[in-house]
RNA sequence: UUCUCAUCUAGAGAGGUGUAGGGACUGGCCCAAUGAAACCUCGGCAACCUUCAUAAUUUCGUUUAUGAAAGGUGCCAAUUCCAGCGUUAAAAAUAACGAGAGAUGAGAG
Repeated sequence: UUCUCAUCUAGAGAGGUGUAGGGACUGGCCCAAUGAAACCUCGGCAACCUUCAUAAUUUCGUUUAUGAAAGGUGCCAAUUCCAGCGUUAAAAAUAACGAGAGAUGAGAG
């Protein structure tokens, strides 16, 4: 970097360095000198993978459910902030649903 699968309306921030941007892209709308990004420290959330415990299951290889939160990731403004393409309803504003794109995890090349 590409492909496959799953999830994305819940949840969880302080301090230091730094100094003007940030929210993927485009438009909108927001956040930001009451200090953005980035980095560091500490803390937290969550439960994708691993591990462990209990129960059930089993072709005795296991598998499933629930829980813990030790390890590997991830995350800690706003629904993935909203929309972008399509369908349906509507005169329209708009609304609902789906797709796409994106993010994260696991697996494969």
This is a predicted structure of a 109-nucleotide RNA (SAM riboswitch aptamer (S box leader)) from Serpentinicella alkaliphila. Of the family's consensus pairs, 94% are formed in the model. The source organism's lineage runs through Bacteria, Bacillota, Clostridia, Natronincolaceae and Serpentinicella. Its Rfam family is "SAM riboswitch aptamer (S box leader)". Its family is annotated with regulation of gene expression in the Gene Ontology.